[in-house]
This is a predicted structure of a 72-nucleotide RNA (transfer RNA) from a Nanobdellota archaeon. It matches the Rfam family "tRNA". It is annotated as a transfer RNA. The prediction has a mean pLDDT of 82.
RNA sequence: GGGACCCUAGCUCAGCGGGAGAGCACUACGCUGAAGACGUAGGCGUCCCGGGUUCGACUCCCGGGGGUCCCA
Numbered sequence: 001g002g003g004a005c006c007c008u009a010g011c012u013c014a015g016c017g018g019g020a021g022a023g024c025a026c027u028a029c030g031c032u033g034a035a036g037a038c039g040u041a042g043g044c045g046u047c048c049c050g051g052g053u054u055c056g057a058c059u060c061c062c063g064g065g066g067g068u069c070c071c072a
Stems, first nucleotide, its partner, number of pairs: 001071007010024004018055001026042005048064005
C1' cells in the first nucleotide's frame, strides 16, 4: 500500500427494514442453621460517530473512527 470481516446490556454473542433480545454475571426475595445449588423477580442499553435512502433503519448506501486477520 491492497483486501476481508467485526464494532448491540458488565462479559460472550443473536437479531439483518416496522416489538432491542439470549446465555453468563450482578441485585432482591424465597428456600437453608449458614452458604452453594435451585426457584421467582429486576435492564431508563445514545445498537462506535456523522450523513443519505425510506412512511419507517441496529438492519441498506456513503464517509470517518477503532479492532482482528490475509496479501504485498